RNAcentral holds the sequence, with entries from ENA. The RNA shown here (Bacterial RNase P class A) has 333 nucleotides and comes from a Lachnospiraceae bacterium. The gene name in the source record is rnpB. Model confidence (mean pLDDT): 76 of 100. Rfam family: Bacterial RNase P class A. Rfam links the family to the GO terms dimeric ribonuclease P complex, tRNA processing and ribonuclease P activity. The family's RNA type in Rfam is ribozyme.
[in-house]
RNA sequence: UGAGUGGAAUGGACGAUCGCGGCUCAUUUUGAGGUGAGGAAAGUCCGGGCUUCAUAGGGCAGGAUGCCGGAUAACGUCCGGUGGAGGUGACUCCCAGGCCAGUGCAACAGAAAAUAACCGCCACGCAAGUGGUAAGGGUGAAAAGGCGGUGUAAGAGACCACCGAUUAUCUGGUAACAGAUAAGGCUGUGUAAACCCCAUCCGAAGCAAGACCAGAUAGAACCCACAAGUCGGCCCGGCUUGGUUCAGGUAGGUUGCUUGAUGUCUGUGGUAACACAGAUACUAGAUAGAUGAUCGUUCUCGACAUAACCCGGCUUAUAGUUCCACUCAUUUU
Numbered sequence: 001u002g003a004g005u006g007g008a009a010u011g012g013a014c015g016a017u018c019g020c021g022g023c024u025c026a027u028u029u030u031g032a033g034g035u036g037a038g039g040a041a042a043g044u045c046c047g048g049g050c051u052u053c054a055u056a057g058g059g060c061a062g063g064a065u066g067c068c069g070g071a072u073a074a075c076g077u078c079c080g081g082u083g084g085a086g087g088u089g090a091c092u093c094c095c096a097g098g099c100c101a102g103u104g105c106a107a108c109a110g111a112a113a114a115u116a117a118c119c120g121c122c123a124c125g126c127a128a129g130u131g132g133u134a135a136g137g138g139u140g141a142a143a144a145g146g147c148g149g150u151g152u153a154a155g156a157g158a159c160c161a162c163c164g165a166u167u168a169u170c171u172g173g174u175a176a177c178a179g180a181u182a183a184g185g186c187u188g189u190g191u192a193a194a195c196c197c198c199a200u201c202c203g204a205a206g207c208a209a210g211a212c213c214a215g216a217u218a219g220a221a222c223c224c225a226c227a228a229g230u231c232g233g234c235c236c237g238g239c240u241u242g243g244u245u246c247a248g249g250u251a252g253g254u255u256g257c258u259u260g261a262u263g264u265c266u267g268u269g270g271u272a273a274c275a276c277a278g279a280u281a282c283u284a285g286a287u288a289g290a291u292g293a294u295c296g297u298u299c300u301c302g303a304c305a306u307a308a309c310c311c312g313g314c315u316u317a318u319a320g321u322u323c324c325a326c327u328c329a330u331u332u333u
Base pairs, nucleotide, nucleotide: 001329002328003327004326005325006324007323008322009321010320012298013297014296015295016294017293018292020036021035023033024032025031038304042315043314045313046312047311048310049309050206051205052204053203057236058235059234060233062202063201064200065199066198067081068080069079070078071077082096083094084093085092086091097197098196102195103194104191105190106189118137119136120133121132122131123130124129145163146162148160149159150158164186166183167182168181169180170179171178172177210255211254212253213252219246220245221244222243223242227241228240229239230238231237262281263280264279265278266277267276268275269274
């Protein structure tokens, strides 16, 4: 200097005038003060807080997660590690329990996907052919562990050395796991995001949940406590006292609604996620839905895009600018 990897910040600024929502104080209709969309508010994919069923359950079925340890209110999230895959590397990704519980599936090609022999090699034979072979070649994602030798008619774990797998023991580690030694000749491939098995976990509905006030309140038919409704599906069990159909009337307001598993700063502990302690702040609560308009200066000339009960994550979108650490290549000193 160039190319990359990982992390973070910002998302126009300043001044003036007018306008809008809510809060506090005062006041008669006006004033003062301070405040007013995001890093994703998006997706509605997970987990909860809160409300009701409801005082709360058991079983079956169903669903989710799936290496080990930790964090958290909890999670399918996050942190650290182990194993595997990719990359020169910084790093990134993982569909990560079990195929020796069982049942399936593997098209086509190929001789054969398990009752193996097409070409080839060897022996016998005039030849046709017969017997042996699974080393070599071919097909395929996968073909009776791999490679180098001995041996053989030619070969083959038939035998040997080294690897691989398996079993046992020891060492290190909380563990996943890693390493070492020994044994014996070797056990037919893959697939569980195939069915399944194992371990752990899981009520439902949802702020249009609910609560209160106001307003209206007219019936008719059927069933009716051995009944009806209700609690994700079914059973048991529980709760309520009515339920279904037709027809008529009323339907506005308050609350829930923002003080929180909260934000910021400092210290301590921890590799970290995070925890504890102290200080400090109160920063949208609309309800047909508030953030705007104009002017001037400046600038990197502005992307993705606007809360509706709240919070913790994940995923997706993102113009431009800035910062930190690391990797590779080249050049110079």